[in-house]
RNA sequence: AGAGUUUGAUCCUGGCUCAGAACGAACGCUGGCGGCGUGCCUAACACAUGCAAGUCGUACGAGAAAAUCCGCUUCGGCGGGUGAGUAGAGUGGCGCACGGGUGAGUAACGCGUGGAUAAUCUGCCUUUAAGCUGGGAAUAACUCACCGAAAGGUGGGCUAAUACCCGAUAAUGCUAUGGGACUUCGGUUUUAUAGCCAAAGAGAGCCUCUACAUGUAAGCCUUCACUUAAAGAUGAGUCCGCGUACCAUUAGCUAGUUGGUAGGGUAAUGGCCUACCAAGGCGACGAUGGUUAGCUGGUCUGAGAGGAUGAUCAGCCACACUGGAACUGAGACACGGUCCAGACUCCUACGGGAGGCAGCAGUGAGGAAUAUUGCGCAAUGGGGGCAACCCUGACGCAGCAACGCCGCGUGAGUGAGGAAGGUCUUCGGAUCGUAAAGCUCUGUCGGGUGGGAAGAAGUGUGCAUAGGUUAAUAGCUUGUGCACUUGACGGUACCGCCAAGGGAAGCACCGGCUAACUCCGUGCCAGCAGCCGCGGUAAUACGGGGGGUGCGAGCGUUGUUCGGAAUCAUUGGGCGUAAGGAGCGUGUAGGCGGCUAGGCAAGUCAGAUGUGAAAUCCCUGGGCUUAACCCAGGAAGUGCAUUUGAAACUGCUUAGCUUGAGUAAGGAAGAGGGAAGUGGAAUUCCUGGUGUAGAGGUGAAAUUCGUAGAUAUCAGGAGGAACACCGGUGGCGAAGGCGACUUCCUGGUCCUAUACUGACGCUGAGACGCGAGAGCGUGGGGAGCAAACAGGAUUAGAUACCCUGGUAGUCCACGCCGUAAACGAUGCAAACGAGACGUUGGGGCCUCUGACGGAACCGGCGUCGUAGCAAAAGUACUAAGUGUGCCGCCUGGGGAGUACGGCCGCAAGGCUAAAACUCAAAGGAAUUGACGGGGGCUCACACAAGCGGUGGAGCAUGUGGCUUAAUUCGAAGCAACGCGAAGAACCUUACCCGGGUUUGACAUGCUUGGAUGCCCUUUGGGGAUAACUCAGAUGGGCUGCCCUUCGGGGUGAAACUUGCACAGGUGUUGCAUGGCUGUCGUCAGCUCGUGCUGUGAAGUGUCGGGUUAAGUCCCUUAACGAGCGAAACCCCUGUCGCUAGUUGCCAGCGCGUUAUGGCGGGGACUCUAGCGAGACUGCCGGCGUUAAGCCGGAGGAAGGUGGGGACGACGUCAAGUCAUCAUGGCCUUUAUGCCCGGGGAUGCACACGUGCUACAAUGGCGUGCACAGAGCGAUGCGAGACCGCGAGGUGGAGCAAAUCGCAAAAAACACGCCCCAGUUCGGAUUGGAGUCUGCAAUUCGACUCCAUGAAGUUGGAAUCGCUAGUAAUCGCGCAUCAGCCACGGCGCGGUGAAUAUGUUCCUGAGCCUUGUACUCACCGCCCGUCA
Repeated sequence: AGAGUUUGAUCCUGGCUCAGAACGAACGCUGGCGGCGUGCCUAACACAUGCAAGUCGUACGAGAAAAUCCGCUUCGGCGGGUGAGUAGAGUGGCGCACGGGUGAGUAACGCGUGGAUAAUCUGCCUUUAAGCUGGGAAUAACUCACCGAAAGGUGGGCUAAUACCCGAUAAUGCUAUGGGACUUCGGUUUUAUAGCCAAAGAGAGCCUCUACAUGUAAGCCUUCACUUAAAGAUGAGUCCGCGUACCAUUAGCUAGUUGGUAGGGUAAUGGCCUACCAAGGCGACGAUGGUUAGCUGGUCUGAGAGGAUGAUCAGCCACACUGGAACUGAGACACGGUCCAGACUCCUACGGGAGGCAGCAGUGAGGAAUAUUGCGCAAUGGGGGCAACCCUGACGCAGCAACGCCGCGUGAGUGAGGAAGGUCUUCGGAUCGUAAAGCUCUGUCGGGUGGGAAGAAGUGUGCAUAGGUUAAUAGCUUGUGCACUUGACGGUACCGCCAAGGGAAGCACCGGCUAACUCCGUGCCAGCAGCCGCGGUAAUACGGGGGGUGCGAGCGUUGUUCGGAAUCAUUGGGCGUAAGGAGCGUGUAGGCGGCUAGGCAAGUCAGAUGUGAAAUCCCUGGGCUUAACCCAGGAAGUGCAUUUGAAACUGCUUAGCUUGAGUAAGGAAGAGGGAAGUGGAAUUCCUGGUGUAGAGGUGAAAUUCGUAGAUAUCAGGAGGAACACCGGUGGCGAAGGCGACUUCCUGGUCCUAUACUGACGCUGAGACGCGAGAGCGUGGGGAGCAAACAGGAUUAGAUACCCUGGUAGUCCACGCCGUAAACGAUGCAAACGAGACGUUGGGGCCUCUGACGGAACCGGCGUCGUAGCAAAAGUACUAAGUGUGCCGCCUGGGGAGUACGGCCGCAAGGCUAAAACUCAAAGGAAUUGACGGGGGCUCACACAAGCGGUGGAGCAUGUGGCUUAAUUCGAAGCAACGCGAAGAACCUUACCCGGGUUUGACAUGCUUGGAUGCCCUUUGGGGAUAACUCAGAUGGGCUGCCCUUCGGGGUGAAACUUGCACAGGUGUUGCAUGGCUGUCGUCAGCUCGUGCUGUGAAGUGUCGGGUUAAGUCCCUUAACGAGCGAAACCCCUGUCGCUAGUUGCCAGCGCGUUAUGGCGGGGACUCUAGCGAGACUGCCGGCGUUAAGCCGGAGGAAGGUGGGGACGACGUCAAGUCAUCAUGGCCUUUAUGCCCGGGGAUGCACACGUGCUACAAUGGCGUGCACAGAGCGAUGCGAGACCGCGAGGUGGAGCAAAUCGCAAAAAACACGCCCCAGUUCGGAUUGGAGUCUGCAAUUCGACUCCAUGAAGUUGGAAUCGCUAGUAAUCGCGCAUCAGCCACGGCGCGGUGAAUAUGUUCCUGAGCCUUGUACUCACCGCCCGUCA
């Protein structure tokens, strides 16, 4: 010191959340020791029991008992001594008003701070002065009697005092009166006179004086008490200034109320109380009322300012079961006193009594939660006492509690076979990990044992001694010295010794914030979560394991406070669009205020003094081994009060000034306001004329009006409302607002030159006034328009938009209402700070002055723009800039400008204005895309123009659906559907039924057996003529290497066999993947580097002007370059040349044939197949910017990309494929693997896609006859010949092919027939007979012949292809393949058109621009209702 979270991304605003510190805490898990602290925050709830305030015999009277001893005894007891002048009680004195507890009440002079008391008191204590005298009458205790259950009480009698009373004396005391001095005028002080007021003794000692005369008493002496007065100290009372919570949705409160006079009362002032008189007093600087709360020093937090808090310790206050009251006393209206009332509890004989833990312990209750019915007065302090001493739950200690802070420990060193084991793994290893074990040490804490403090100074007694007093060496008193005497804690702290690694580690977290990662399980389940958010089969976020991180006798969680939060902003925020300027003005209080000089000194500044308790915090030093803790000193305490000074600024006051403000004078503009009057145009209505069938209205119509005469047109009249043109980012006004003309009344503004006043000013809480439209009340008015309403349309509906009507209202007068996107979404005022241009009002200047024109000034209204500001867009002398004054307003979104309350209103409603609850956002500006029934430009068989189809029929084929034991699977808009499949009768085959098999049909390794074992050939049984299984046969083949005594032994390969690892899977996930493919789309796009712009996302480049098929090229240009695409390079084809010449070719020469390149030859031609040439807008003209390029032309086989192909940018569709293949995870393992037989994938009420054949005459049939290209051929193509009507058969020449074969090309062409019909069209379907392939054509092949001869006569809505060698049409070949359901696919050539004016529309696409609340991106988002 910040971080996370709004978005696809960005900047800003803004809330929420986190990291820190703290706690009288609580809860969860865990827990070794010690020190110092702390411990009912809740029920001021109720309390059993014990203790917490007594003491004094040196104030007084009286005075036991137990026990024990002695004596007596009738043995029942009695008397006496000691106990003992003791206990207990009483009178009296002092104390009980302190100490201790609690925080209920209290918003107050209660507290804090500083003052006042000249308005007061003060026991005990200290000092000073004086005194302490003479008497008296009672009363408790006690005793007797009585009442009562008890508590207690009544009466009679006796008695004492330091109890009580009277008298004496007395002052500087008190009271009254008079005088003096001083005075702050309140009083203080002094003096005179008169009157009044006191006491108590007790203890010790002595005999000097007096009396008796032993020694006592008077007396003396001494100590303590007592009385009066003065003073001090301490403590207390009262008063005052200032400070001290929230609510204005509490705005008015007050009759003892405010003051006066007199009296009473008090220690004392005072309405404190009473009587009388006056009518005051308090309040927006917050009275009164309500809510909450003890206040402070301090404590926590914070950089500070602040905020929160008021446990422990300390000061003050208040309270003592609740409420009230007084008594006593120096002091109380009294915690452990009294009285009364009340509630509660207890006792009771029912008549009546007793009690008060918010003292210390303790109990119950409440609660998340807070301790022992401990020890001691040894210390400190307090009460009483002469003292000893007694009392003291104050206090000192101990106990319980990790509740907090602090300290210590749980071992140290060495130790790699990096052990075992766990976890992970890419299987190599990595990690836990020097960690452990092992070895060598040490001894804190704990345990045992021994020693052992400080805290203790006193007091008292004894002895000694000094001083004082005195007659005194008594005594008393004050000291000194010696001895003895006092410790709860506690045998504690501390120290020594002994043994032994032995007894001592957990908790939370590991997705980001935030340090720390992997495996398994789970599968939007279980769960987590402080915020964002994780979990739907590969979860670093759930649960567990391993590992890691953090802290550590603790660690987490929860709660609370401050911080971060500048998120209430004094320090230190804002208000045009994010929340936020009141609709506007006038103006009260208040705040603020121009220039000069003098005075004062309230603010301000400086010094001094007092105070600001102690403790705490801070600094320094010291004491506990250290620290926490404790002690001493210092500093600080920002404050308050008093006082001395200064005079710049603010203030007050005095005297001036003119620049702020205002007044006077002269001019000016204007829809400024109010009232009265006037005018013309138009609409409507009425009357009359002309006139006839429509008018009106709409996208199109209809409702409506009109033959009873509309609309149209002419004339006249009525009435209401509004004022065309001028008219303008023109004018006026504070805003709302104001628009014909004239008159009257009236407000403000501006300009000019002077004169005057002399700060008279600015703002403005409340208050008052004005305030569009709509609405309300009363009365008028009502032409047009027009909510509501009615009808007609539109529509799925149409309570709308459109049309026809139409009432309130709109208009006037008077009165309410008081709100608007009342907006410049921008409060008012004055000042300062670049400009440019326009316009409006005014006066002056220059210029021939004519309207003009030019340059300056003041006031307004606008546009652009510099600096600056701003989150940006923007704003910018009319600020949203810079500083000033004052007011209003804001503090996350929703709930809500709502509820309640109050005020206003006739009502409608307005003003003021919350909370519960809920969300993590809601927003502003800008950016990239996408989208739009937004715009602009452009392209494409996209449309249009054409040609031919599909959709109707039959058949083929694919799909859906249905069916089935199975009808295996995949493909699904375009971009699935003659698709995977370039060949399902078996096989294929993945599906179904049945049979069989289990290391397996296939791979690798290990292992058992292993010589008559295996392979080829072959027979029989079972079985379904199968797989499989059982039993055989005879011929051939194979059998290595080493040793050998040739008997054999050892070892090994192949095959087989046993067992184990494993194989296998067309099982699943194409949303885990690779690869491949489709599609947008052969569309022209997609990007990068550097630079520049912007806070940034991003932009620029790639935009603009042209051009192109093209981001193709050119020009311009804060861009300059580059890449992937386009183009080109590659292949085929079109022309020519060169080379080469067999199997191809044959012009010329020759041979041969009926004929044929058949033969010799030839390279000319065709052709073959290699290499080249050729086309580049190169040339000409025009257009264009001198460009790119376009148009036309020439030449050329070909012309502007010549035609065709291959080639597919960044990316999109979680597109398709796990069934081509590969592959992670999961699943299966006598089965989801493998083998076999049969069946199925060909099933058929139906629907769709793609095709074939047709419906005929541009045709069909018959006959004749001509011309291709590209392919294929050895398990093959198969000629000629023969047989069959034919499919085909027999047979086999030739050919591994420019040689032989398939092979006939067909349409075309020629001739003939058919004559418009379900036909000589069409061929489905069916019957029969065959051929071929194949192990096998039943489910389920193709073909041939004969016969049969269905639908169909050009196809609804809709829809497809094609721009030239294209469409259309005709045939040929090939792959797969035994055959084939091929009418499919892929190729080849033959014949060979029509049309395109064009881009409005449909579809798709590209670029620029615009709006957006979309970004999963319009198949979006989102509102309401219902469930």
Predicted 3D model of a 1427-nucleotide RNA (small-subunit ribosomal RNA) from an uncultured bacterium. The coordinates come from a structure-prediction model, not an experiment, and the mean pLDDT is 85.